RNAcentral holds the sequence, with entries from MGnify. A computed fold for a 129-nucleotide RNA from a marine eukaryotic metagenome, annotated as SAM riboswitch aptamer (S box leader). Its mean pLDDT, the model's own confidence on a scale to 100, is 81.
Order: sequence, then C1' cells, then structure tokens
RNA sequence: CUCAUCGAGAGAGGUGGAGGGACCGGCCCCGUGAAGCCUCGGCAACCCCUGUAGCAGGUACUCAACUGCUGCGGAAGGUGCCAAGUCCGGCAGAAGCUGCGGCAAUAUGCGUUUCUUUUGGAAGAUGAG
Repeated sequence: CUCAUCGAGAGAGGUGGAGGGACCGGCCCCGUGAAGCCUCGGCAACCCCUGUAGCAGGUACUCAACUGCUGCGGAAGGUGCCAAGUCCGGCAGAAGCUGCGGCAAUAUGCGUUUCUUUUGGAAGAUGAG
C1' cells in the first nucleotide's frame, strides 16, 4: 500500500503498584488493585488441517493424479482476542420530532438549532498478501 472483517464469543492465578479504555469530546473501568510481565485456561476460525460434496481448469481423447473456487466439517500449528457495539460520538447526505428566525400572515412553504433514526465515509484494530 491492497483486500477482507469489526451488533456474536471467551478470565482466573501470580507479579506489579497507578493508571487504563488509540486520538479529541463524552461516558466509564480502576487500591474490593490500573498498565506491563509470567503461568494456566478459554473464545473464534483470518492463515491452517483432514475428510466430504459440487463446479471449473487440466490431456489428441477418456479416467485418474494435480491445481483453483464454493459449501459443509475440524482445531494439531501461526497470529489474534477474552468490560461496555470498534464503549458512544467526531465528517457528509437523507428522513422525522421540538424550538427559534424572517417573509407571508389561515394552513402550507423557507432557513436554522438540539435530539432521534438511517446511509455512506474518515480514523482505528485484526488477519492475509
């Protein structure tokens, strides 16, 4: 840099001794012990593994081997992860409620603020290349 995923899931002990949740704002966690480190355990299935089914490639032709893709299955190994949706928001669009403002003045219509919902993006994280 590219691609994929991010509403699920899974924590104890030891050590340590004040921070942590990327950043900013919010809101949280934390001496009933933060981060870091160690041990053990677990989650998941990105890489991976075996089996199976299908499809495609493959050859003069057919079958097989082999290769690739997809679905199902597995968890030995490489990562990752085990508070809160990536904890929520941040940028832009759309819809709705409320308030305000001007025009008009009966409503509707226009602009704008807060909030809510939703779509896309940015940033970040993890994996593979």